Predicted 3D model of a 76-nucleotide RNA (Fluoride riboswitch aptamer (crcB RNA motif)) from Novosphingobium organovorum.

RNA sequence: CCCGGCCAAGGCAAUGGAUUUCUGCCGGGCCCUUCGGGCCGAACCGCCCACCAGGGCUGAUGAUUCCUGCUUCUGA
Numbered sequence: 001c002c003c004g005g006c007c008a009a010g011g012c013a014a015u016g017g018a019u020u021u022c023u024g025c026c027g028g029g030c031c032c033u034u035c036g037g038g039c040c041g042a043a044c045c046g047c048c049c050a051c052c053a054g055g056g057c058u059g060a061u062g063a064u065u066c067c068u069g070c071u072u073c074u075g076a
Base pairs, nucleotide, nucleotide: 010026011025012024013023016067017066018065020063022062028040029039030038031037032036046057047056048055049054
C1' cells in the first nucleotide's frame, strides 16, 4: 500500500414521537480553524395483477412497551 473479516462511535429498516443490554443492514471518501465542524456516499424509500395504461391491498413498530393522530364497535 492492496484485499478480506470482525468490532466501536454514528446512521438506516414504506405515515409522527418516545422506549429497549432486542433483530437485520450500512458503517466509506474528501476538506478545515481537528476530538469538533462541513460536504459527498452507503444502508433505506411497501405489496399484488398487468408490465402500457390502469386496477386491487396491508401497516403510525423491523420487533417489544407506550403516547399522539386516524378508523371501527359497544356502553354512559